[in-house]
RNA sequence: AGGGGAUAAGAGGCGGUUGCGCAAGGGGCUUAGAGGCCUCUUGUGAGGAAAGUCCGGGCUCCACAGGGGAGGAUGCCGGGUAACACCCGGAGGGAGUAAUCCCUGGACAGGGCCACAGAAAAGAGACCGCCAGCGGCAGGGCCUACAUAAGGGUUCUGUGCGGGCAAGGGUGAAAAGGUGGGGUAAGAGCCCACCGCAGGGGAGGUAACUCUUCCUGGCAUGGUAACCCCCAUCCGGAGCAAGGCCAAAGAGGGCCAUGGGGUGCCCCGCCCCUAAAUUGGCCCGGGUAGGCCGCUUGAGGCUUAAGGGUAACCUUAAGCCCUAGAGAAAUAACCGCCCUGGGAGGCUUCUCCCAGAACAGAACCCGGCUUACUUAUCCCCUUUUU
Numbered sequence: 001a002g003g004g005g006a007u008a009a010g011a012g013g014c015g016g017u018u019g020c021g022c023a024a025g026g027g028g029c030u031u032a033g034a035g036g037c038c039u040c041u042u043g044u045g046a047g048g049a050a051a052g053u054c055c056g057g058g059c060u061c062c063a064c065a066g067g068g069g070a071g072g073a074u075g076c077c078g079g080g081u082a083a084c085a086c087c088c089g090g091a092g093g094g095a096g097u098a099a100u101c102c103c104u105g106g107a108c109a110g111g112g113c114c115a116c117a118g119a120a121a122a123g124a125g126a127c128c129g130c131c132a133g134c135g136g137c138a139g140g141g142c143c144u145a146c147a148u149a150a151g152g153g154u155u156c157u158g159u160g161c162g163g164g165c166a167a168g169g170g171u172g173a174a175a176a177g178g179u180g181g182g183g184u185a186a187g188a189g190c191c192c193a194c195c196g197c198a199g200g201g202g203a204g205g206u207a208a209c210u211c212u213u214c215c216u217g218g219c220a221u222g223g224u225a226a227c228c229c230c231c232a233u234c235c236g237g238a239g240c241a242a243g244g245c246c247a248a249a250g251a252g253g254g255c256c257a258u259g260g261g262g263u264g265c266c267c268c269g270c271c272c273c274u275a276a277a278u279u280g281g282c283c284c285g286g287g288u289a290g291g292c293c294g295c296u297u298g299a300g301g302c303u304u305a306a307g308g309g310u311a312a313c314c315u316u317a318a319g320c321c322c323u324a325g326a327g328a329a330a331u332a333a334c335c336g337c338c339c340u341g342g343g344a345g346g347c348u349u350c351u352c353c354c355a356g357a358a359c360a361g362a363a364c365c366c367g368g369c370u371u372a373c374u375u376a377u378c379c380c381c382u383u384u385u386u
Stems, first nucleotide, its partner, number of pairs: 001382010012338007020045011047359001051370002054368005059239004071235005076090005091104005105230002110228002112224003127169002129165003134162002136159009177195006196219001197217004201212004243293004252284006259273005300321009339356007
């Protein structure tokens, strides 16, 4: 210098002016009312990821949710936690020169699949190859019966046929233990030694698992479960547009009054029209617009001390700090001082200039994960220089 890996930190501070949002208080206007508008004062106003909305919870309602089914999630072991797919520690396997990182139940419960290549992709197969012990066939030699021919026996050579083999070649991501020896026609755990493997015993560990000079077995079942499936554990559903309260207008319902006709001289009353219609008043429940609550102080955070634990984390005590919470929704601009970084001048103090960004915007709240931004530190590898 280049490349790689792991951790950690940070997101300028204080003050002022103006503007915007919210809360509390005061004043004015307005509404039937809740409330709304204007104005003044005071206080306060984004993040480490507020993001993706991927997990887990709190909270709310549904029958405080219980049983079964379906469906889903998780999946080595132990621990942490409110819980988790998170975190910590360990085990086994794998990748990498290394720092370091990644993976994880079951393939003798069952089914499915395994492209291309290859002979064969599962309880296998024979393309090249090897063999001639066996059955044929072809050719040769020898022996033998017979008058001759056909024949019989034996042996050698060969292997286009049947057959034997699974060592060697070749294919593939993967081919049914490895090396050596014996054995054989040729071969093969067919047999033997060693290594490996499986099961058992013993030792260690909470466990996953590890070790083993012991015993047994020639070795018997390739991969895929992110294909179905099996096993174990967990999960009821919907979500702050949850949910609760108040409540115009309009429509609906009830009661009363109001109209016409009859009775009747008239009024009241009674009856009919009338289970109709009009108008007015009072009341009713549901609930729309609208308003209020839920709403932010909570599994809260930080510091110090003591204790437990390898750690994650937990317990106790003391002190300090918490200040958007609104509605499609404000959080901005400028100035001064300081701080940080860079540059220039002077080079003792100092002066001037530039930059302070990027990622990104709360919407019920927490714990995580992931993806983003800028730096720093440490470690590993390569090269060069000293």